[in-house]
Context: one part of a larger RNA
RNA sequence: CUGGGCGUAAAGGGUGCGUAGGUGGUUCUGUACGUCGGACGUGAAAGCCCACGGCCUAACCGUGGAAGGUCGUCCGAAACUGCAGAGCUAGAGUGCAGGAGAGGAGAGCGGAAUUCUUGGUGUAGCGGUGAAAUGCGUUGAUAUCAAGAAGAACACCGGUGGCGAAGGCGGCUCUCUAGAAUGUUACUGACACUGAGGCACGAAAGUUGGGGGAGCAAACAGGAUUAGAUACCCUGGUAGUCCCAACCUUAAACGGUGUGAACUUGGUGUGGGGGGAAUUGACCCCUCCCGUACCGGAGCUAACGCGUUAAGUUCACCGCCUGGGGAGUACGGCCGCAAGGCUAAAACUC
Repeated sequence: CUGGGCGUAAAGGGUGCGUAGGUGGUUCUGUACGUCGGACGUGAAAGCCCACGGCCUAACCGUGGAAGGUCGUCCGAAACUGCAGAGCUAGAGUGCAGGAGAGGAGAGCGGAAUUCUUGGUGUAGCGGUGAAAUGCGUUGAUAUCAAGAAGAACACCGGUGGCGAAGGCGGCUCUCUAGAAUGUUACUGACACUGAGGCACGAAAGUUGGGGGAGCAAACAGGAUUAGAUACCCUGGUAGUCCCAACCUUAAACGGUGUGAACUUGGUGUGGGGGGAAUUGACCCCUCCCGUACCGGAGCUAACGCGUUAAGUUCACCGCCUGGGGAGUACGGCCGCAAGGCUAAAACUC
C1' cells in the first nucleotide's frame, strides 16, 4: 500500500462556521471530457514466457511465436458521468400566523440562610468527636430578641421536564438578541451535503492587572488517631472561589457512539405544536409532525448489548487505528507572561 476496522478490545477530531477539494434532485435539447465499438499505426534489440533447433548434455546460443499500452490517429454510439443551454418543485432557503423554552447579553429588584457590628435579656459554660483535645468564653461567650452591614448562592415549584453546536444554562422584572418546532403553501428555483487548511466558541484549575471577600477552602499551623500519619477526623486558615479587562485551550470535553440523507415489524410513557370528534369544559378519546425516555422484533454483535434517536440495510464526505513498554516522551517547529499546549519519533526491550 491493499485489505480490515473505530460503544466496551488500538481507533470519532471538545464543538460549530466555513475555504479548497470530493459528492450531488428532476425533465428536455445540444456537446462528446470520461465511457463504449471498429479500422489503421505503433509498443527497437536483448531479456522474461512458449515451441522447435545447434554445441555429447546442461549452462549458453539460434530461429519463430506470444506477451507487453491510462498509447496515437481516424470513423462511429450517446444510455450513464461531465460540460453548455432552457425548464420543474419533492431537497434547501425565504415570507406569514399563533404558541413553547434555566438559549445568550446588560440593567434593576427580592426573600431565606450565614458571618460580622451595635444594643437589650441572661450566666457558665460553648464548641467539637468514635472518644477527646487544640479553639472560644466572667474584658460576659453559647442561647435569645431588636437594629444595621457585607458577600455569595437562589429552598419549594423541579420532572430519565425544557433550551443550547458543544462547553453549558435555574429567584423575579425590564431592555436588547439568537435558534428550533408546528401550521400555511405565498415566494426563490438545486441555491445542497461534507469539509484538509483556516476562523470562532470552549467546564474546572491556573496566569496578569484592578476591585471584592460572607461562607467554603488547596497550601500552611495546631489538636487527635497511629508503630509511624507529611493522611482520613477536629479547631483555625491564605491563595482561590465572586466581578471587570486580558490570557490559557485542557477534561472520563462521554451516548466512551463524526456529520448529512434514504429505507426497514411494534408497545408504553413524557415535553411542544396542529387537526378531528365531543362537551359545561382548558378533561378524556382518535390522529399528524417534532423532541425526549423505557421495553422489545427482524437484523447486527466476540459477547455485553444496539434495536425507526441503530451498533440494522445503504450512499456521500471528513477524522482516526495497525502488538505492549519506551511515550503522548525526546529533538525540531509553532503557540503561551508562565504553567504548559499542539505536532511527534527512535534506540533499546518483552
Model confidence (mean pLDDT): 88 of 100. The part of an RNA shown here (small-subunit ribosomal RNA, central domain) has 350 nucleotides and comes from a metagenome. Rfam family: Bacterial small subunit ribosomal RNA.